[in-house]
Small-subunit ribosomal RNA, 5' domain from a wastewater metagenome, 576 nucleotides, folded computationally. Its Rfam family is "Bacterial small subunit ribosomal RNA". Its mean pLDDT, the model's own confidence on a scale to 100, is 82. The full RNA is in RNAcentral, with records from SILVA.
Context: one part of a larger RNA
Formats: sequence, structure tokens, C1' cells
RNA sequence: GGAUGAACGCUGGCGGCGUGCCUAACACAUGCAAGUCGUGCGGUAACAGGCUUUCACUAUUUUCUGCUCCCUCAUUUGAGACAGGACGUUGAAUUCGUUUACGAAUUCAGUCUACGAAACGAAGGAGGAACGGAGAAGGGAAUAGUGAAAGUGCUGACGAGCGGCGGACGGCUGAGUAACACGUGGGAACGUGCCCCAAAGUGAGGGAUAAGCACCAGAAAUGGUGUCUAAUACCGCAUAUGGUCUUCGGAUUAAAGCUUCGGCGCUUUGGGAGCGGCCUGCGUACGAUUAGAUAGUUGGUGAGGUAAAGGCUCACCAAGUCGACGAUCGUUAACUGGUCUGAGAGGAUGAUCAGUCAGACUGGAACUGAGACACGGUCCAGACUCCUACGGGAGGCAGCAGUGAGGAAUCUUCCACAAUGGGGGCAACCCUGAUGGAGCAACGCCGCGUGAAGGAUGAAGGCCCUCGGGUUGUAAACUUCUUUUAUGAGCGAAGAAUAUGACGGUAACUCAUGAAUAAGGGUCGGCUAACUACGUGCCAGCAGCCGCGGUCAUACGUAGGACCCAAGCGUUAUCC
Repeated sequence: GGAUGAACGCUGGCGGCGUGCCUAACACAUGCAAGUCGUGCGGUAACAGGCUUUCACUAUUUUCUGCUCCCUCAUUUGAGACAGGACGUUGAAUUCGUUUACGAAUUCAGUCUACGAAACGAAGGAGGAACGGAGAAGGGAAUAGUGAAAGUGCUGACGAGCGGCGGACGGCUGAGUAACACGUGGGAACGUGCCCCAAAGUGAGGGAUAAGCACCAGAAAUGGUGUCUAAUACCGCAUAUGGUCUUCGGAUUAAAGCUUCGGCGCUUUGGGAGCGGCCUGCGUACGAUUAGAUAGUUGGUGAGGUAAAGGCUCACCAAGUCGACGAUCGUUAACUGGUCUGAGAGGAUGAUCAGUCAGACUGGAACUGAGACACGGUCCAGACUCCUACGGGAGGCAGCAGUGAGGAAUCUUCCACAAUGGGGGCAACCCUGAUGGAGCAACGCCGCGUGAAGGAUGAAGGCCCUCGGGUUGUAAACUUCUUUUAUGAGCGAAGAAUAUGACGGUAACUCAUGAAUAAGGGUCGGCUAACUACGUGCCAGCAGCCGCGGUCAUACGUAGGACCCAAGCGUUAUCC
């Protein structure tokens, strides 16, 4: 000088892109991170619809039942009013109808008649008309609508269950491992779900079981008994292109259906692609103050085992095998592409991104499966935590957030499946803390800004002074200008395919306002760019090295000035 997953001190305007537990593989509250398929199956817990039944209300129609009124007379009673009310008639206007001058209705005006219980209301009585008309009430029936309840898997769908595929990918971490773990180059004795190509087939049957129902045990987790039922679940039979075995005669070996009829599947065999298992040459840390190590050890024969070669395992036989070209042992460590530095050779390193390996509380084990000896599966043991009715049970963040602890130190309990990709499904679609995004942090890199031009009376103030002046300093004020940024308003994407945008009313663009919102840190003895004054007096202090400070300190402290870098500047740590 460069570099960093950095930290600390002082300071801090904006944007883009990255990065963010290096320590305790310490312990974890809470939520989410792996589901999906009803076009495999029996079904129906929830939701919605259809159908059936019942009930309630409303509307319409119909029927039945009894009641009141229709005209007159008289009686009783009630309320209310002092100027209104009733009837008739005349005139005018308007409207309608028609025979065009008549009828009806309404309004206004005038006049006359009659009224002081007349008119009005209620009650009951008597007579009359009529078998009709009007009114209200109640009961029944039918239709329609609305609502409620029950039933019905009938339909859309679907909790739990059987079954299929996926939970072996993706995500995290680096404890272990000095090794065929990794890197690179070869090899032969292997496997392979989904995918692609080719060939052949897909016939006829059977017995169960879960769910369900009933009962029982248990605090719970969960379990038991009886009984019923289905399948692409399970099992015979038939067939055998083919496959396997073979003494070459033969033996043995499959299948599954669903469908909206378009398709999707199933079985066997061969090939491919991709992926994986195995072997091997070379390379791959330090220590000799680690010199000998090894009995399944080294090899052979036979057998077992595996998908597969092999002491992989076993029986027998032989006595080998490795080692100063460093065995064995000990310590440290995931490895690589890369990263940092350096002219290079080299040295250091292995965060993020990519490939491989290993691990999933610790140790061990197998099951299922094409694939695991399986992070969010099982079993056993251990430590720890939690629940408990004390009999017994439950759990595993080195997934995403988050908490405590440790530490110098490392983020939100956010949004979305819109894109890319993955799982399931014919599909619609569902799931996806992968991923895409947003949030926090100057943690890093890059970019921009904090104004520009003019402006001498070289203002004031500060500091120094030989008191003349010098310096801060064109710096400020002042004049003119600009608007990156800021603030406000408008418009507004690409990313998406025909549809679908979390980001996001984001980016970008346009307009307006106004120098308006925005500078610090370190240093100034030499190395090393940058000097004076005052204070202090081997004190207080500084310091990377040399070294400063004991009364004239450019080295301590403060101030003025200067130098360097700049949204950073210094310090510390580590590497070259």
C1' cells in the first nucleotide's frame, strides 16, 4: 500500500447493486416451512343446491257457518253549538254526454223557506220488503311466493379412512472426516421411479380389511372385541412375444382399471437419456520430542451375501502385508471452482455464488421404497424439557421469522405465489418461509449532492504582530443565475404468453416552490503533506518507530491557521 462476512470511537444527505451469528453442532415459547389426487375406492362429518314431508306468514281463488245493515214508526240516551246547519230554488263558470238545448257533476254568488231539540250518533222494540244486495268475522280446501325444521349422497363438492405418487428433491449447517472425503484422469463386475423409442399383452376369478355401526378400556396419548363393505389394496388360475434357470428333455414367471369417450393408466422385454453405487493412477496440513505397525491382519480354495467386483462375511490352508519415498500414532482441518495479495513465482484463505461430501438432540438399528439406513418417518438406549388423574405419555429450528444465552459483533415473529422452478392432479386447481420482493444496518463497492458566476472599502469579528501591518479572505455580505437533491402536484410502465403483477401508484417522465433539506473526521518533531500563540513545567500527558515534557515545548492541553481524506474519517484485529 492492498484486502476484510469485520468490530470500536466521532460523524452522517440520497440512490443503485451486493452482503449480514466468523462465538454456543448452546437451549428453544409461538406461527408457518410437504403435500396432493373424488378421472383408483367404500362413503358423507361440514358447506351449497335439488327433491320429498311438515309447520308458519303473505297473496289469490273457492266453500261453509252464524251476525249486522237495507224502508217506516215511536221511545230512551249521548256529545256539541250561538251562528251555524239542512232542504229546495235562481244565476254564472268549468267538465262530460248527446238529440245543440237538454241532462249529470263540481265550484261560486244571490234569494227564499224552516229551525231553537230540527238535523247528527248510540241502544233496544214493533211493523214492512226480500230469499236478494252490501259489510265485517270465523272455519275448511286449492294454487303461488317467502321462511324454518326433518329426511334423502340425488348433485356440486368433501372432514376422516383405504389406495397411488411425492415426503431420498428443494432448504440449513460444517460437528465429524487427513479419507478414494475431495480434485483430476481412467476402469469393469452393477442399479435406475418418473421421461423418450421399439415390440408383445391387458382373459376369467377369489378371500379379506380400514372407514362405518355397536360395545368396552384409558386422565390423556391411544387401544381392544364383535359385525358390515369397496378398490388401480391383496391372492390364486389361464396365457408367455419375451425374460430367468437348465442336465437342453424341460421348469418357472405378468397385468388394473378410470373416463365428460378426447384420453389417462397397467404388465413383460429390449434400447436410450440423465442420475447413482463400486474400483483405481496422480494430487491433497503439521509433528520423528510419534519408529516400528498389523491376526480378518496379507494371499489362496470353497461357501454365503450384495444391484454389483472384493476378507464384505464365514470355514480351511499358507505366512504374509505396510514402513525413513515416513507406516503407525498424535494434533489440526469438510474438499474444490474460486477469493485476497503479488510484476510473477509464490504466500494466505475456502463468507456470499457454484460442484461434491458429511450431519440432523447424543449413540445404535433396521423397515418401507426405484432410491434412505431417512432434518420436519419408525424402533431401542441416553441426556434434557413439558403434560399427567402418578398408572402413563409428548418433544427435537444446523428450514423461515423470532426468543434466551454466549459474544467486540451480525436483521422483520413482513408481502406474494404475479414471475422462475418443484410436488400432486387429465384438467381446473391445490401446496411451496424454494423463489420473487419489501423491511432493518454507511457492513462493502459504485454514483450523486451539500450550489454556480461576479463581488475589495480587502467590511466586522477572531488570531498573530516589530503596532507599520499580516492572516482568516472572494471567504462573507451584496448582485445575477441554476434546481441535481428536497417538498408538493400530475401522469405512469416494462417485467405477462390471450388471461393473471406481490413488488407498486414503485421506477421513469412532466409541472410548481425555493439556495432552499444536507460536513465531518484525522493530522501538523522526523519518517510524512501541513506552524504559531497561550497554558503546563520529567507534572499532567503523548507515542507506530526514533522519542517528546525538568519555565522559550512547531511532539502534552487549548485557540487561530494549515494539510489529507470525505459521507465518511480514524483506531484495533487478521492476511499478502